[in-house]
């Protein structure tokens, strides 16, 4: 320098262009003498900008972070 995939909660993945989901982490309750297991709530997320649509996590163009090939 060229081609490719990839970036979503603290953390590991979903998600056909139409309410962003689930597990696990936290807290709260509940069970317990206590704690852990269990059970029942709740808080957290689509890498930056643009663009295209009634409507973008998905579709397009850069930017940036990481991976693999080529030279």
């Nucleotide at each position: 320098g060229g081609c490719u995939c990839c970036g979503u909660a603290g953390u590991u993945a979903a998600a056909u262009g139409g309410u962003a989901u689930a597990a696990u982490u936290u807290u709260c309750g509940g069970c317990u003498c206590c704690a852990g297991a269990c059970c029942g709530a709740a808080a957290g997320u689509c890498g930056g900008g643009g663009g295209u649509u009634c409507g973008a996590u998905u579709c397009c163009c850069u930017c940036c972070g990481g991976g693999g090939c080529c030279a």